[in-house]
Context: one part of a larger RNA
RNA sequence: GUCAGCGAGGAAAUGGGAACAGCGGCUUAAGCCAUUAGGUGUAGGCGCUUGGAAGAGGGAUGAGAGUUCUUCCUAUUUGACCCGAAACCGAUCGAUCUAGCCAUGAGCAGGUUGAAGAGAGCUCUCACAGGCCUUGGAGGACCGAACCCACGUAUGUGGCAAAAGACGGGGAUGACUUGUGGCUAGGGGUGAAAGGCCAACCAAGAUCGGAUAUAGCUGGUUUUCCGCGAAAUCUAUUUCAGUAGAGCGUAUGAUGUCGAUGGCCCGAGGUAGAGCACUCAAUGGGCUAGGGCCAUUUCGCUUUACCAACCCCAGGGAAACUCCGAAGACAGGCCGUCAUCGUUUGUACAGACAGACUUCUUGGGUGCUAAGAUCCAAAGUCGAGAGGGAAACAGCCCAGAUCGUACGCUAAGGUCCCUAAGCAAUCACUGAGUGGAAAAGGAAGUGAUCGAGCGAUGACAACCAGGAGGUGGGCUUGGAAGCAGCCAUCCUUUGAAGAAAGCGUAAUAGCUCACUGGUCUAGCUCCAUGGCACCGAAAAUGUCUCAGGGCUCAAGUGAUUCACCGAAGCGACGAGACCUUGAAAUGGGAAAUUCGCUUCUUUUUUCAAGUGUCAGUAGCGGGACGUUCUGUCAAUCGGGGAAGGUUUUUGGUGACAAAAAAAAGAGAUAUCAGAAGUGAGAAUGCUGAC
Numbered sequence: 001g002u003c004a005g006c007g008a009g010g011a012a013a014u015g016g017g018a019a020c021a022g023c024g025g026c027u028u029a030a031g032c033c034a035u036u037a038g039g040u041g042u043a044g045g046c047g048c049u050u051g052g053a054a055g056a057g058g059g060a061u062g063a064g065a066g067u068u069c070u071u072c073c074u075a076u077u078u079g080a081c082c083c084g085a086a087a088c089c090g091a092u093c094g095a096u097c098u099a100g101c102c103a104u105g106a107g108c109a110g111g112u113u114g115a116a117g118a119g120a121g122c123u124c125u126c127a128c129a130g131g132c133c134u135u136g137g138a139g140g141a142c143c144g145a146a147c148c149c150a151c152g153u154a155u156g157u158g159g160c161a162a163a164a165g166a167c168g169g170g171g172a173u174g175a176c177u178u179g180u181g182g183c184u185a186g187g188g189g190u191g192a193a194a195g196g197c198c199a200a201c202c203a204a205g206a207u208c209g210g211a212u213a214u215a216g217c218u219g220g221u222u223u224u225c226c227g228c229g230a231a232a233u234c235u236a237u238u239u240c241a242g243u244a245g246a247g248c249g250u251a252u253g254a255u256g257u258c259g260a261u262g263g264c265c266c267g268a269g270g271u272a273g274a275g276c277a278c279u280c281a282a283u284g285g286g287c288u289a290g291g292g293c294c295a296u297u298u299c300g301c302u303u304u305a306c307c308a309a310c311c312c313c314a315g316g317g318a319a320a321c322u323c324c325g326a327a328g329a330c331a332g333g334c335c336g337u338c339a340u341c342g343u344u345u346g347u348a349c350a351g352a353c354a355g356a357c358u359u360c361u362u363g364g365g366u367g368c369u370a371a372g373a374u375c376c377a378a379a380g381u382c383g384a385g386a387g388g389g390a391a392a393c394a395g396c397c398c399a400g401a402u403c404g405u406a407c408g409c410u411a412a413g414g415u416c417c418c419u420a421a422g423c424a425a426u427c428a429c430u431g432a433g434u435g436g437a438a439a440a441g442g443a444a445g446u447g448a449u450c451g452a453g454c455g456a457u458g459a460c461a462a463c464c465a466g467g468a469g470g471u472g473g474g475c476u477u478g479g480a481a482g483c484a485g486c487c488a489u490c491c492u493u494u495g496a497a498g499a500a501a502g503c504g505u506a507a508u509a510g511c512u513c514a515c516u517g518g519u520c521u522a523g524c525u526c527c528a529u530g531g532c533a534c535c536g537a538a539a540a541u542g543u544c545u546c547a548g549g550g551c552u553c554a555a556g557u558g559a560u561u562c563a564c565c566g567a568a569g570c571g572a573c574g575a576g577a578c579c580u581u582g583a584a585a586u587g588g589g590a591a592a593u594u595c596g597c598u599u600c601u602u603u604u605u606u607c608a609a610g611u612g613u614c615a616g617u618a619g620c621g622g623g624a625c626g627u628u629c630u631g632u633c634a635a636u637c638g639g640g641g642a643a644g645g646u647u648u649u650u651g652g653u654g655a656c657a658a659a660a661a662a663a664a665g666a667g668a669u670a671u672c673a674g675a676a677g678u679g680a681g682a683a684u685g686c687u688g689a690c
Stems, first nucleotide, its partner, number of pairs: 001690006011078009021068003025046003031040003081220002084217001088210006099184009108174001110143003113139001117135003121132003147171003151168003155164001186202001188198003223624006233246005248351001249349006260337001262335004267330001273324001274322002279318002283314004288308001290307002355382004361378006387398003402575004407571003413565003416549002422562001424561006435551001441535002445532002448529002451526004462519005468492003473487003498513001501512003576614003579610007587602005625679001627676005635669003646661006
């Protein structure tokens, strides 16, 4: 891991409520008798009436019946739906591991060094002292096996091994190592101290018990169908992973148009916008006090290219400005629509109080006018929503799935192929594969529009020709002649020609330009606006920013038009459930009565119609299926074949049921009731098998 079995809202007592039933005041408990639903038992309990006391309140309603058994829902107390801690406390058992200590024993190859002390002799000295030599054999001395340790490396890491093996390493007469026996015990021991060790896991051992400790936390919680269907907010909280009250859900009553959406009327307001009349901040100009500068012996005058109030002109800003001022929202009135709607309210039962996104939703705060950020407010979707579109894609667009059907029409979005449907039509644009990622900025891209100027007295461009004289203007300079620089920038001839707009020379020269004529011939030049394109544009496996193929009078873009495709939407046909309305039948009750189903109410069943409904998590409500046992049952079925197992067929919305076949070989059980150890796929579930 798979399969099989087991595995979680069950029990008792006491409250609240619902349903059914009994009685109308209800009812027994213990006990006793009988023994599987009985009888007895009147203590007691609830209810009713009256009175009393006080720290004496609120709401609804307008006639006031309760009580008991059973079942179900729920609460409280108990382990209380199941499994799950780390821990806490008590009593016992442990020092055969290990820590320290006590008693008694044992062990340490070989080699080296040569302390103290001693000494016949030598040397030295006046002497003492010293030195040499011999002897001696000290040491937490040296090297190094046994023994003890564990510093390094790689191996090993489901190992040889729950700490090893290999190669090196340290101590090795000592605070050494070790055998045997003994002592210290759990908030205690022992510790050359690491929170180390105390029997393979010690910041408080192990075992058993309190004990099903507690867990606001995680996980799990077993058949089916039908109806309705949330919340992720407010307030409070040693509160923010919880809980309580309110809001929102369900079921069942009551209430009875009071409610919601829409239209019209009316009301208060100071937002968006706008504005500058106030307040605040701020720009330019004018006028002109004041200050400043300058001058002065004094009056003062000057400068205004310094600063600047008030005032005037012009044009602007503001959440905490307003002379103004919407839409919407809100309050009120009237009208109309909606009909299993909604409101209000009682009772019972909840869930929920971590929300998410929305640039083809919106108003704001914080932040960087960042965030799949965060916090308010309005709306939508998801959550709890399937289907179609967006290639794929909870929150975007369309649209809300009862079931069936080779049926039809549409939405968003599409119609060359993949891929259902137009390589549809008309008029334009784009040439960049733009479309099919991006800015500031740049640009004789291209087409459209507005305006201005020039033009047959010939524009624009090109080509041919001229582009002169005074003069080499004056100054400067070595030189300065149109062209280093300074000053001036005239006149003449002309069709036109600057005391020269560039290149050039040492200076000249030389080549162009402005300007003019000719040739040619019909449009040319410029500002502005908006459309579509271009550059700007660099990333890592491979084209890689249309999903791909592929697309250029498009299969791209803009405008217009007609078709078609396209969903679980809408429609058609058929079916089911629920609800509403109507009809019929049936049973019970009540009223009046002409005794006739006359009227009303209600249970159950059947039929018809609908202008109806039927997505669904948490959750609430309703109806069913199946398993084991008991009664029914001394019954029924069963060797002429029970149960269990296998295969197949049929029926049912489903849980499931029935039948057949072959195998099996001894029990099984209808119906209607009752009682539960009553339904498994999940819990790193438990046990077994493989």

A computed fold for a 690-nucleotide part of an RNA from Gastrodia crispa, annotated as large-subunit ribosomal RNA, domain II.
The prediction has a mean pLDDT of 80.
Lineage of the source: Eukaryota > Streptophyta > Streptophytina > Tracheophyta > Gastrodia.
RNAcentral holds the full RNA, with entries from ENA.
A source record names the gene rrn26.
Its Rfam family is "Bacterial large subunit ribosomal RNA". Gene Ontology terms of the family: structural constituent of ribosome and ribosome.